[in-house]
RNA sequence: UUCUUCGGGGUAGGGUGAAAUUCCCAAUCGGCGGUAAAAGUCCGCGACUCCUUAUUCGUUGAUAAGCAUUGCCUCUAUUGGCUUCGUUUUAUCAAAUACAAAGGAUUGAUAUGGUGCAACUCCAUAACCGACAGUUAAAGUCUGGAUGAGAGAGGAA
Numbered sequence: 001u002u003c004u005u006c007g008g009g010g011u012a013g014g015g016u017g018a019a020a021u022u023c024c025c026a027a028u029c030g031g032c033g034g035u036a037a038a039a040g041u042c043c044g045c046g047a048c049u050c051c052u053u054a055u056u057c058g059u060u061g062a063u064a065a066g067c068a069u070u071g072c073c074u075c076u077a078u079u080g081g082c083u084u085c086g087u088u089u090u091a092u093c094a095a096a097u098a099c100a101a102a103g104g105a106u107u108g109a110u111a112u113g114g115u116g117c118a119a120c121u122c123c124a125u126a127a128c129c130g131a132c133a134g135u136u137a138a139a140g141u142c143u144g145g146a147u148g149a150g151a152g153a154g155g156a157a
Stems, first nucleotide, its partner, number of pairs: 001157006013025003027141002029130002031045004040128002049105005059095007066087002071082003110126005132144003
């Protein structure tokens, strides 16, 4: 450098109700890299959403010019005008508008004690967080975008 593989988990059981895996009791889950010791909560990244590059590249149509071509007229010559047919050329205008990429914005949540050289990462205890859309009742867990994408981790040449 090229090709290729992998790359997100979770509502048991009850209550109320016409209706709730959405409310209540309770249960359960935790992407990737870093961090002298191992992280959902520390630092950063990814995905989702929005903005910019941008009415941009490209596409279609129209107009003008250039080039080329047919015929006619004009002209000492140079040339000029009209017309036919094209053009992966240039410019302007109009229409419907991106995908990708890059950058930016947004993006939740932890404490105490113990051990130890070292841990907001281990042990104990007690907490907290979780996008958007949908739904006969309000969602981390159902359905959907997603058999997607991706931080990254491998393999082969």